Predicted 3D model of a 517-nucleotide part of an RNA (small-subunit ribosomal RNA, 5' domain) from a metagenome. Its mean pLDDT, the model's own confidence on a scale to 100, is 87. The full RNA is in RNAcentral, with records from SILVA. Its Rfam family is "Bacterial small subunit ribosomal RNA".
Context: one part of a larger RNA
Formats: sequence, structure tokens, C1' cells
RNA sequence: GAUUGAACGCUGGCGGCAUGCCUAACACAUGCAAGUCGAACGCGAAAGGGCUUCGGCCUGAGUAGAGUGGCGGACGGGUGAGUAAUGCGUGGGAAUCUGCCCUGCAGUGGGGGACAACCCGGGGAAACUCGGGCUAAUACCGCAUACGACCUACGGGUGAAAGGGAGGUUUCGGCCUCUCGCUGCAGGAUGAGCCCACGUCCGAUUAGCUAGUUGGUGGGGUAAGGGCCCACCAAGGCGACGAUCGGUAGCUGGUCUGAGGGGAUGAUCAGCCACACUGGGACUGAGACACGGCCCAGACUCCUACGGGAGGCAGCAGUGGGGAAUAUUGGACAAUGGGGGAAACCCUGAUCCAGCAAUGCCGCGUGUGUGAAGAAGGCCUGCGGGUUGUAAAGCACUUUCAGUGGGGAAGAAAAGCCUGGGGCUAAUACCCUUGGGUCUUGACGUUACCCACAGAAGAAGCACCGGCUAACUCCGUGCCAGCAGCCGCGGUAAUACGGAGGGUGCAAGCGUUAAUC
Repeated sequence: GAUUGAACGCUGGCGGCAUGCCUAACACAUGCAAGUCGAACGCGAAAGGGCUUCGGCCUGAGUAGAGUGGCGGACGGGUGAGUAAUGCGUGGGAAUCUGCCCUGCAGUGGGGGACAACCCGGGGAAACUCGGGCUAAUACCGCAUACGACCUACGGGUGAAAGGGAGGUUUCGGCCUCUCGCUGCAGGAUGAGCCCACGUCCGAUUAGCUAGUUGGUGGGGUAAGGGCCCACCAAGGCGACGAUCGGUAGCUGGUCUGAGGGGAUGAUCAGCCACACUGGGACUGAGACACGGCCCAGACUCCUACGGGAGGCAGCAGUGGGGAAUAUUGGACAAUGGGGGAAACCCUGAUCCAGCAAUGCCGCGUGUGUGAAGAAGGCCUGCGGGUUGUAAAGCACUUUCAGUGGGGAAGAAAAGCCUGGGGCUAAUACCCUUGGGUCUUGACGUUACCCACAGAAGAAGCACCGGCUAACUCCGUGCCAGCAGCCGCGGUAAUACGGAGGGUGCAAGCGUUAAUC
């Protein structure tokens, strides 16, 4: 000099864009953060309204609601504890899986038995739970069929499925079309698992480490190779090119600095990894050994009728604590994106916005011109004067920003409805696709921006002035009080302490401290 997720002191007008627990991976009150589908399925209220012969009936409404089932809760969001290599970065590889999506081929026939919900009964303070009975399905299980798939001793054998919705037609049996699905197989895309090489901090005051250890054979296991696991056999494997041990640490793209080589660093954003109170375990599933799932153990907190239960903010806010120190218990799904749904739509503390903070960067303003009687006052003085100083006042103007009033974009394209073309089809239905028209949809928002009004009106500080280093005098103090980055100042004329006047440098900031180059 540059830089910072900074803090502290003094000061503080506005806006834009960023950023904001670096410490206790400490403990957490409260609310919200993952649901959705009635076009898979069976049930099914109440309030209110109407009627009533007071028994009830109709409507509300097949609505709310819970349940079975499907898809999603493995994404998104957080944190950096652990990890020095089971990680990350770069480049390769073969022995794998992949829901939803895309392409192609082949199917979607016919049966059965249950279990929730519900009803009845029981236990419990509660959490909840037990028994009996009824029932549906795209839930579950056989049978049939098998292009391709798998196994094979090459003879053969094994193994699937689910229906829903809309429209047309009907002789009420059904049939046809479209669409969303379902099953098998092949390919793709995407995502993931695995292996190898090289690179990846400090310590030798850590020198030897290793028995599933190193390799082989045969098996088991896995989606898959492999001591991953097991039996047997052999005695190997690593290490001064630093094994092992100890310490520290998430890694990278990047960031800061430097002319560069390099050094330091890994906040925000992006990729990968790891973790989710601590430790362990599996279940379900295409995918987890699963932050807001389950089980066990532990610590802690809470409820309890003492028998037993409940919980996990390193999600967003917020609280206590720690700390020099880090924000609102805000708005909206309008946009972008995600989940579910045919869709309407629902959910979304992702996200978009707003709030707080000079924390940073950038921009703007705090007026402009004129004005010598060089006013008054202050300070200095050699008492003549000098300086503050065109500075002020005065005169003439302007009105950015802030204020008040008015106007006012873009972020919105869709979906829906009407209508034309094309496709599908028996079809001018339906459905798909593509044009035109129409109708709406904005949290921000009193938006950006524009116009008008008034009036210089509301808006300057901080540090320094001995040398380094730009900037000097007076008074006070008297080795005291104090200053100080280094040299050093202060013991009676201190440009170095404290105050004042003046000056210098930066400026909505300025200094100090800490840290890096």
C1' cells in the first nucleotide's frame, strides 16, 4: 500500500447492489418448514335452511372428515462435528443398478381369499391397545397365456398384468373410439454404486508396522469386481521415495495479495463429501441404512393416576447461554423451480420480496454566483498590524435528494372460454397439437419513472500537525499530569503532554485494534 463475513471509539443525510453467529455440532418455549390424488377404493357427518301428523323427512352433501391404496417424504433447505483418505481434484476403466421421462416390440384373459375404515365388546390416567363381526379396490394371491426374458443335463422347465375417466352407439348382453394407466422385453437419457494412476498440511524429540494380515483354490454374499465374508493352502504385504503413530484440517472451482514465481485462505455463489441429541441396527423402497421415518442403548428435558409414556431447530423466524461480535417469532406463492393431480387446484420459511445493520462497494447531496466597509467576534502581535477571510452578512439565483400532492410502466406468460387448420377416428363427439380472439391473475407497492408545490430551506464529521509524514503559534503544566508505531518528548519560554486559534489529510465517514499478502 492492498484486503476483511470484522469488532471498538467519535460522528452520521439519501439511494442502488451485495453481505450479516467466524464463538457453544451448547440447550431450546412457540408457530410454520411435505404433502397430494375422489379420474384407484369402500365408508361418511355436523352447523345452517325448509317441511312436519313432532316419530321424523328433504336439503346441506356423497361435502367436511378419517381409513385402504398410489406417488412423493432419498429432492429442496441446514451445518462442517468427523475425515489426511472408504474424501476431494484431474484423467482413465469394467464386473453393475436406475422410479418418473423418451423410442421400439409384444400383451392387458379368467378367478379367489382377506384386512382397515365401520359396528359390538374389553383394557389404560394418557400414549395407545386387544378380541369378535361385515366390506371395496389400481391392496393381496393362485390359474391361463409368453414375442422377448431367466434356468437348462439342450430333452425341457420357470415366470406377468389393473383398471380408471370421457364420448358415441345399443336389441341393455354389449360394441367402437380417445385418453390416463398396468405387465414383459430391448435400447436411450438421467442419476447412482465400484476400481486404477497421479496430486492433496505439520511432526523422526513417532522407525519399524501388519494374522483376514498378503496371495492362491473353492464357496457364500451383493445390483456388481473384490478377504467383502468363510473353509483350506502358502508366507507373504507396507516402510527413510517416510510406513506406523501423534497433531491439525471438510476438498475443489475460486477468494485476497504480489510485476511474477509465489504466499495466505476456502464466508457469501457453484460442484463433491460427511453429519442430523450421542452410539448401534436394520425395515420399506428404483433409490436411505433415511434431518422434521422405525427399533435398541445412553445422556438430557417434559407429562404421569408411578403402572407407563413423549421429545430432538446443524430447516425459517425466535429464546437463553457463550462472545469483541452478527438481523424479523414479517408478506406472498405474483414470478422461477419442486411434489401430487387428467385438470382446476393444493402444498412449498425452496424461492421472490419486505424489515433491521454505514458491514462492504458504488452513486448523489449538504447549495450556486456575486460580495472589501477586508464588518463584528476570536487568535497572534514587534501594538504599526497580521490572520480567520469572499469566509460571513447583504444582493441575485437554483431546487438534485428528503417532504407534500397527483400521474404511472415492466416484471404476465399461461391456464380457462370462444373459434380456424392439422392429427386420431366410423365420426362433423371426445382427445392431442398449432394459430386467432376474449376474459382474468402482482407479494413487492404509497414500486421504478414522470409532473407540480414550497423554501437555502432538513443534511459534516473524524484523525493528525517533532522526524519518518502533508500541516505552527499562544496559554496551562513543570520528569508531574501525560504522549508514544519507531526514534523518543515532559525536570519553568514543550511546534511531541492538556486546551485554544490556525493549518493538513480523508470525508458520510474517519480513526484504532485484529488478521493476510